[in-house]
RNA sequence: UGAGACCCCUCGAUGGCCGCGGCCUCGUCCCCUGGUUCCAGGAAGACGAGGCUGAGGAACUUCCGGGCUCCGCAGAGCACGAUGGCGGAUAACGUCCGCCCAGGGCGACCUGAGAGAUAGCGCAGCAGAGAACAGACCGCCCCGCUCCUUCGGGAGCGGAGCAAGGGUGAAACGGCGGUGCAAGAGACCACCGGGCCGCUGGUAACAGUCGGUCGCAUGGCAAGCCUCAUCGGGAGCAAGGCCAAGCAGAAGGCGCACAUGGGCUGCUCGUCCAUUGCCUUCGGGUAGGCCGCUAGAGCCUGGCAGCAAUGUCAGGUCGAGAUGGAUGGCCAUCCGUGCCGGUUCGCCGGCAUGACAAAACCCGGGGUAUGAGGGGUCUCAUUUU
Repeated sequence: UGAGACCCCUCGAUGGCCGCGGCCUCGUCCCCUGGUUCCAGGAAGACGAGGCUGAGGAACUUCCGGGCUCCGCAGAGCACGAUGGCGGAUAACGUCCGCCCAGGGCGACCUGAGAGAUAGCGCAGCAGAGAACAGACCGCCCCGCUCCUUCGGGAGCGGAGCAAGGGUGAAACGGCGGUGCAAGAGACCACCGGGCCGCUGGUAACAGUCGGUCGCAUGGCAAGCCUCAUCGGGAGCAAGGCCAAGCAGAAGGCGCACAUGGGCUGCUCGUCCAUUGCCUUCGGGUAGGCCGCUAGAGCCUGGCAGCAAUGUCAGGUCGAGAUGGAUGGCCAUCCGUGCCGGUUCGCCGGCAUGACAAAACCCGGGGUAUGAGGGGUCUCAUUUU
RNA backbone atom coordinates (compact mmCIF):
# COMPACT_ATOMS: atom_id res chain seq x y z
C1' U A 1 0.00 0.00 0.00
C1' G A 2 -3.85 -3.53 -1.20
C1' A A 3 -7.32 -7.36 0.20
C1' G A 4 -9.87 -9.25 4.34
C1' A A 5 -11.59 -11.21 9.70
C1' C A 6 -13.66 -9.89 14.41
C1' C A 7 -15.37 -6.45 18.33
C1' C A 8 -17.38 -1.64 19.47
C1' C A 9 -19.20 3.67 19.01
C1' U A 10 -22.09 7.87 16.63
C1' C A 11 -26.34 9.31 14.34
C1' G A 12 -26.23 15.52 11.47
C1' A A 13 -24.53 20.38 14.86
C1' U A 14 -25.80 25.43 16.73
C1' G A 15 -29.26 29.52 17.09
C1' G A 16 -34.17 31.90 16.32
C1' C A 17 -39.71 31.78 15.43
C1' C A 18 -44.42 29.05 15.48
C1' G A 19 -47.04 24.49 17.22
C1' C A 20 -47.87 19.79 20.44
C1' G A 21 -47.41 16.05 25.18
C1' G A 22 -45.74 15.99 30.49
C1' C A 23 -44.07 18.34 35.19
C1' C A 24 -43.25 22.76 38.38
C1' U A 25 -44.19 27.99 39.81
C1' C A 26 -47.24 32.40 39.57
C1' G A 27 -51.82 35.07 38.24
C1' U A 28 -57.25 35.27 37.07
C1' C A 29 -62.02 32.76 37.20
C1' C A 30 -64.98 29.00 39.49
C1' C A 31 -66.05 25.79 44.29
C1' C A 32 -66.02 24.75 49.78
C1' U A 33 -65.26 26.27 55.10
C1' G A 34 -64.86 30.19 58.97
C1' G A 35 -65.89 35.08 60.58
C1' U A 36 -69.60 37.87 56.72
C1' U A 37 -68.87 45.72 52.72
C1' C A 38 -64.06 42.16 52.72
C1' C A 39 -60.33 38.85 54.55
C1' A A 40 -58.01 33.96 55.83
C1' G A 41 -57.44 28.74 54.73
C1' G A 42 -58.18 24.38 51.48
C1' A A 43 -59.02 21.32 47.02
C1' A A 44 -60.03 19.81 41.73
C1' G A 45 -60.70 22.16 37.03
C1' A A 46 -60.44 26.01 32.91
C1' C A 47 -57.51 29.94 30.80
C1' G A 48 -52.93 32.87 30.52
C1' A A 49 -47.55 33.72 31.49
C1' G A 50 -42.63 31.82 32.73
C1' G A 51 -39.16 27.72 33.42
C1' C A 52 -37.57 22.54 32.72
C1' U A 53 -38.15 18.24 29.78
C1' G A 54 -39.74 15.03 25.44
C1' A A 55 -38.06 8.16 20.79
C1' G A 56 -34.42 3.88 18.96
C1' G A 57 -30.26 0.72 18.05
C1' A A 58 -33.33 -1.41 16.21
C1' A A 59 -38.72 1.92 19.55
C1' C A 60 -39.74 -2.84 14.14
C1' U A 61 -41.20 -8.34 14.46
C1' U A 62 -43.97 -10.62 18.77
C1' C A 63 -39.87 -15.67 18.03
C1' C A 64 -38.00 -17.28 23.12
C1' G A 65 -37.11 -16.17 28.57
C1' G A 66 -38.23 -13.43 33.18
C1' G A 67 -40.52 -9.73 36.56
C1' C A 68 -45.52 -8.10 37.76
C1' U A 69 -51.10 -9.20 37.91
C1' C A 70 -55.45 -12.33 38.08
C1' C A 71 -57.38 -17.30 37.71
C1' G A 72 -56.37 -22.54 38.55
C1' C A 73 -53.71 -26.35 41.40
C1' A A 74 -53.60 -33.22 46.71
C1' G A 75 -50.13 -36.59 44.28
C1' A A 76 -48.76 -39.39 40.01
C1' G A 77 -49.17 -40.73 34.95
C1' C A 78 -50.71 -40.22 29.66
C1' A A 79 -51.06 -36.85 25.69
C1' C A 80 -48.98 -32.28 23.50
C1' G A 81 -44.96 -28.79 22.74
C1' A A 82 -39.89 -27.25 23.06
C1' U A 83 -34.80 -28.38 23.71
C1' G A 84 -30.40 -31.95 22.83
C1' G A 85 -21.64 -32.20 22.69
C1' C A 86 -19.22 -30.67 27.70
C1' G A 87 -18.42 -27.01 31.50
C1' G A 88 -19.78 -22.19 33.11
C1' A A 89 -22.74 -17.26 33.31
C1' U A 90 -27.73 -15.65 34.60
C1' A A 91 -33.82 -13.88 37.59
C1' A A 92 -34.47 -17.14 33.36
C1' C A 93 -33.71 -18.69 28.34
C1' G A 94 -34.04 -22.02 22.63
C1' U A 95 -29.45 -16.53 24.80
C1' C A 96 -24.25 -15.56 25.93
C1' C A 97 -18.97 -17.13 27.19
C1' G A 98 -15.01 -20.81 27.18
C1' C A 99 -13.71 -25.58 25.47
C1' C A 100 -14.36 -30.41 22.51
C1' C A 101 -15.75 -32.68 17.83
C1' A A 102 -17.15 -32.34 12.47
C1' G A 103 -17.04 -29.34 7.97
C1' G A 104 -15.12 -24.80 5.19
C1' G A 105 -11.00 -21.03 4.59
C1' C A 106 -3.52 -20.20 3.04
C1' G A 107 -4.97 -17.40 7.49
C1' A A 108 -7.42 -14.01 11.12
C1' C A 109 -11.92 -16.68 11.50
C1' C A 110 -16.76 -18.79 10.05
C1' U A 111 -20.82 -22.68 10.09
C1' G A 112 -23.24 -26.84 12.81
C1' A A 113 -30.96 -29.15 16.65
C1' G A 114 -23.70 -31.89 17.46
C1' A A 115 -28.11 -37.68 22.02
C1' G A 116 -29.68 -42.82 20.07
C1' A A 117 -29.40 -46.38 13.38
C1' U A 118 -27.76 -54.50 17.05
C1' A A 119 -35.61 -51.49 20.34
C1' G A 120 -39.04 -51.48 16.24
C1' C A 121 -41.29 -49.40 11.68
C1' G A 122 -40.38 -46.60 7.32
C1' C A 123 -37.68 -44.07 3.10
C1' A A 124 -33.79 -43.56 -0.88
C1' G A 125 -35.54 -39.60 -7.26
C1' C A 126 -32.10 -39.86 -11.64
C1' A A 127 -28.12 -42.84 -13.33
C1' G A 128 -26.59 -47.84 -12.89
C1' A A 129 -26.22 -54.96 -14.05
C1' G A 130 -26.79 -54.33 -8.80
C1' A A 131 -28.86 -49.61 -3.20
C1' A A 132 -28.72 -53.63 2.12
C1' C A 133 -27.10 -59.04 4.95
C1' A A 134 -26.44 -56.47 -2.90
C1' G A 135 -24.58 -57.16 -7.72
C1' A A 136 -21.84 -60.57 -13.42
C1' C A 137 -23.07 -54.83 -17.84
C1' C A 138 -17.96 -54.48 -19.84
C1' G A 139 -14.22 -57.71 -18.04
C1' C A 140 -10.62 -61.90 -15.80
C1' C A 141 -9.84 -67.36 -15.47
C1' C A 142 -10.77 -72.75 -16.18
C1' C A 143 -13.27 -76.96 -18.67
C1' G A 144 -16.09 -79.23 -22.88
C1' C A 145 -17.79 -79.06 -28.15
C1' U A 146 -17.54 -76.87 -33.17
C1' C A 147 -14.95 -73.86 -36.78
C1' C A 148 -10.51 -71.18 -38.48
C1' U A 149 -5.06 -70.91 -38.23
C1' U A 150 0.79 -68.00 -40.40
C1' C A 151 0.50 -73.74 -35.12
C1' G A 152 1.85 -68.75 -31.13
C1' G A 153 -3.35 -68.82 -30.97
C1' G A 154 -8.25 -66.77 -32.30
C1' A A 155 -13.82 -66.81 -32.85
C1' G A 156 -18.73 -68.86 -31.48
C1' C A 157 -21.85 -71.88 -28.17
C1' G A 158 -22.52 -74.34 -23.39
C1' G A 159 -20.98 -75.19 -18.12
C1' A A 160 -18.38 -73.60 -13.62
C1' G A 161 -15.54 -69.85 -10.78
C1' C A 162 -14.04 -64.53 -9.57
C1' A A 163 -15.88 -58.43 -6.50
C1' A A 164 -9.28 -57.50 -8.39
C1' G A 165 -9.81 -53.67 -13.04
C1' G A 166 -13.51 -50.43 -16.08
C1' G A 167 -18.17 -47.91 -15.93
C1' U A 168 -22.87 -45.52 -12.89
C1' G A 169 -23.85 -42.85 -8.53
C1' A A 170 -24.08 -38.48 -2.95
C1' A A 171 -23.13 -43.51 -1.35
C1' A A 172 -21.08 -50.08 -4.40
C1' C A 173 -20.11 -53.80 1.98
C1' G A 174 -12.38 -50.74 4.95
C1' G A 175 -7.58 -48.38 2.06
C1' C A 176 -2.88 -49.65 -0.05
C1' G A 177 1.27 -52.95 -1.18
C1' G A 178 2.57 -58.01 -1.20
C1' U A 179 1.90 -63.53 -0.52
C1' G A 180 -1.26 -66.79 -2.66
C1' C A 181 -4.34 -68.60 -6.73
C1' A A 182 -6.46 -71.11 -12.92
C1' A A 183 -8.15 -66.03 -12.07
C1' G A 184 -9.41 -63.85 -7.50
C1' A A 185 -10.85 -62.67 -2.50
C1' G A 186 -8.71 -60.30 5.01
C1' A A 187 -8.07 -66.34 2.40
C1' C A 188 -3.08 -64.85 4.68
C1' C A 189 0.90 -60.86 6.00
C1' A A 190 3.09 -55.67 6.86
C1' C A 191 1.53 -50.54 7.22
C1' C A 192 -2.71 -47.15 7.63
C1' G A 193 -7.81 -46.86 9.29
C1' G A 194 -11.78 -48.98 12.53
C1' G A 195 -14.52 -51.76 16.82
C1' C A 196 -13.88 -53.42 22.02
C1' C A 197 -11.06 -53.52 26.76
C1' G A 198 -7.35 -51.17 29.70
C1' C A 199 -3.87 -47.21 30.99
C1' U A 200 -2.56 -41.95 31.00
C1' G A 201 -4.19 -36.62 30.77
C1' G A 202 -8.64 -33.63 31.51
C1' U A 203 -14.22 -31.47 36.21
C1' A A 204 -16.27 -33.19 31.55
C1' A A 205 -17.22 -33.50 26.29
C1' C A 206 -12.86 -35.75 24.51
C1' A A 207 -7.72 -36.70 23.30
C1' G A 208 -3.19 -39.90 23.15
C1' U A 209 3.50 -40.99 18.57
C1' C A 210 0.36 -45.67 24.63
C1' G A 211 -0.67 -51.27 25.66
C1' G A 212 -3.74 -55.51 24.54
C1' U A 213 -7.37 -57.78 21.53
C1' C A 214 -10.77 -58.58 17.15
C1' G A 215 -9.40 -59.83 10.11
C1' C A 216 -12.99 -56.29 10.66
C1' A A 217 -20.59 -59.57 8.79
C1' U A 218 -23.95 -55.94 11.44
C1' G A 219 -23.82 -48.68 5.74
C1' G A 220 -27.13 -43.50 5.15
C1' C A 221 -31.54 -40.57 6.76
C1' A A 222 -34.27 -39.54 13.42
C1' A A 223 -35.44 -30.27 11.53
C1' G A 224 -39.38 -39.30 8.96
C1' C A 225 -42.33 -41.99 12.83
C1' C A 226 -39.94 -43.37 17.16
C1' U A 227 -36.59 -44.16 21.84
C1' C A 228 -33.96 -41.70 25.89
C1' A A 229 -33.01 -37.35 28.97
C1' U A 230 -34.41 -32.35 30.58
C1' C A 231 -38.02 -28.43 30.85
C1' G A 232 -43.05 -26.46 30.35
C1' G A 233 -50.43 -24.82 34.50
C1' G A 234 -53.52 -20.85 31.73
C1' A A 235 -54.30 -15.81 30.31
C1' G A 236 -52.21 -11.22 29.77
C1' C A 237 -51.58 -3.79 31.65
C1' A A 238 -57.91 -4.02 27.26
C1' A A 239 -53.66 -7.90 33.46
C1' G A 240 -55.65 -6.05 37.91
C1' G A 241 -57.31 -2.48 41.82
C1' C A 242 -59.93 2.12 43.68
C1' C A 243 -63.60 6.21 43.32
C1' A A 244 -68.14 6.86 41.07
C1' A A 245 -72.71 10.80 37.66
C1' G A 246 -77.30 9.29 35.24
C1' C A 247 -80.93 5.24 34.64
C1' A A 248 -82.91 0.87 36.97
C1' G A 249 -83.35 -1.79 42.04
C1' A A 250 -83.92 -2.19 47.69
C1' A A 251 -84.99 0.19 52.57
C1' G A 252 -86.69 4.40 55.36
C1' G A 253 -89.03 9.24 55.78
C1' C A 254 -92.34 13.22 53.93
C1' G A 255 -96.79 13.64 51.19
C1' C A 256 -98.02 20.73 53.28
C1' A A 257 -101.02 21.45 48.05
C1' C A 258 -103.06 18.55 43.74
C1' A A 259 -104.61 13.89 40.86
C1' U A 260 -106.20 8.49 40.40
C1' G A 261 -107.80 3.77 42.64
C1' G A 262 -109.37 1.11 47.03
C1' G A 263 -111.08 0.43 52.48
C1' C A 264 -114.00 2.43 56.79
C1' U A 265 -119.87 3.58 54.83
C1' G A 266 -125.28 4.05 50.57
C1' C A 267 -123.72 9.66 50.02
C1' U A 268 -120.70 14.09 51.86
C1' C A 269 -116.73 15.45 55.09
C1' G A 270 -112.79 13.22 57.47
C1' U A 271 -109.17 9.41 57.82
C1' C A 272 -105.99 5.15 56.25
C1' C A 273 -103.38 2.37 52.28
C1' A A 274 -101.25 2.05 47.35
C1' U A 275 -99.41 4.53 42.77
C1' U A 276 -97.17 8.98 41.11
C1' G A 277 -93.82 12.81 43.33
C1' C A 278 -89.71 14.69 46.64
C1' C A 279 -85.64 13.65 50.13
C1' U A 280 -82.09 10.42 52.59
C1' U A 281 -79.43 5.86 52.87
C1' C A 282 -77.65 1.10 50.81
C1' G A 283 -75.32 -2.74 47.64
C1' G A 284 -73.72 -3.91 42.76
C1' G A 285 -72.00 -1.03 38.91
C1' U A 286 -72.25 1.85 33.27
C1' A A 287 -70.29 6.55 31.31
C1' G A 288 -66.23 9.06 33.29
C1' G A 289 -61.94 9.70 36.42
C1' C A 290 -57.68 7.87 39.34
C1' C A 291 -53.95 4.14 40.48
C1' G A 292 -51.03 0.32 38.15
C1' C A 293 -46.99 3.95 35.22
C1' U A 294 -42.10 4.13 35.23
C1' A A 295 -36.12 4.66 40.37
C1' G A 296 -35.09 0.05 37.44
C1' A A 297 -32.08 -7.53 37.25
C1' G A 298 -31.46 1.23 35.61
C1' C A 299 -27.35 4.32 33.57
C1' C A 300 -22.09 6.52 33.91
C1' U A 301 -16.97 6.32 35.90
C1' G A 302 -13.29 3.67 38.49
C1' G A 303 -11.22 -0.51 41.50
C1' C A 304 -11.19 -5.84 42.41
C1' A A 305 -12.24 -11.37 40.90
C1' G A 306 -12.49 -14.15 36.25
C1' C A 307 -9.35 -16.17 29.68
C1' A A 308 -14.46 -14.57 28.95
C1' A A 309 -19.82 -14.24 29.47
C1' U A 310 -20.44 -12.03 34.15
C1' G A 311 -20.16 -10.88 39.33
C1' U A 312 -18.92 -7.54 43.31
C1' C A 313 -17.50 -2.85 45.75
C1' A A 314 -17.14 2.59 45.87
C1' G A 315 -18.63 7.29 43.98
C1' G A 316 -21.94 9.96 40.87
C1' U A 317 -26.67 10.47 38.31
C1' C A 318 -32.38 10.64 37.14
C1' G A 319 -33.09 10.26 31.04
C1' A A 320 -40.75 10.47 27.78
C1' G A 321 -45.10 8.58 30.35
C1' A A 322 -49.55 9.79 26.07
C1' U A 323 -54.80 7.00 26.24
C1' G A 324 -58.09 9.11 19.27
C1' G A 325 -52.61 8.58 21.55
C1' A A 326 -47.32 14.52 21.78
C1' U A 327 -41.82 14.67 19.95
C1' G A 328 -43.53 18.53 14.02
C1' G A 329 -42.78 22.76 10.57
C1' C A 330 -40.04 27.12 8.75
C1' C A 331 -35.52 30.26 8.46
C1' A A 332 -30.04 31.22 8.94
C1' U A 333 -24.98 29.31 9.42
C1' C A 334 -21.95 25.05 9.55
C1' C A 335 -21.24 19.32 8.48
C1' G A 336 -21.67 14.94 5.19
C1' U A 337 -23.20 13.18 0.20
C1' G A 338 -24.52 13.79 -5.07
C1' C A 339 -24.97 16.83 -9.57
C1' C A 340 -23.86 21.25 -12.52
C1' G A 341 -20.79 25.61 -13.68
C1' G A 342 -16.20 28.36 -13.01
C1' U A 343 -11.00 27.93 -11.62
C1' U A 344 -4.96 31.20 -10.69
C1' C A 345 -5.96 23.52 -9.43
C1' G A 346 -5.44 26.02 -3.50
C1' C A 347 -10.70 26.14 -4.09
C1' C A 348 -15.32 29.17 -5.19
C1' G A 349 -20.64 29.50 -6.47
C1' G A 350 -25.58 27.33 -7.30
C1' C A 351 -29.18 23.39 -6.78
C1' A A 352 -30.82 18.90 -4.52
C1' U A 353 -30.51 15.65 -0.52
C1' G A 354 -29.84 13.52 5.16
C1' A A 355 -30.36 5.28 5.79
C1' C A 356 -33.89 2.06 8.20
C1' A A 357 -37.61 3.52 10.91
C1' A A 358 -41.02 6.04 15.51
C1' A A 359 -42.42 4.63 22.44
C1' A A 360 -47.50 2.63 25.01
C1' C A 361 -46.39 -2.21 31.82
C1' C A 362 -41.12 -3.09 32.31
C1' C A 363 -36.63 -5.86 31.51
C1' G A 364 -32.83 -9.95 29.18
C1' G A 365 -31.94 -12.00 24.36
C1' G A 366 -32.82 -13.88 19.17
C1' G A 367 -34.37 -12.53 14.15
C1' U A 368 -35.16 -8.90 10.40
C1' A A 369 -34.47 -3.67 7.96
C1' U A 370 -30.58 -0.10 7.35
C1' G A 371 -27.06 4.74 4.64
C1' A A 372 -22.82 7.09 6.10
C1' G A 373 -18.83 8.18 9.35
C1' G A 374 -15.33 6.88 13.26
C1' G A 375 -12.27 3.72 16.73
C1' G A 376 -9.66 -0.80 18.33
C1' U A 377 -7.43 -5.81 17.79
C1' C A 378 -5.82 -9.33 14.27
C1' U A 379 -4.71 -12.08 9.34
C1' C A 380 -2.76 -12.60 4.29
C1' A A 381 -0.06 -10.58 0.10
C1' U A 382 3.42 -7.00 -1.79
C1' U A 383 7.18 -3.08 -1.38
C1' U A 384 11.08 -0.26 1.29
C1' U A 385 14.65 0.05 5.34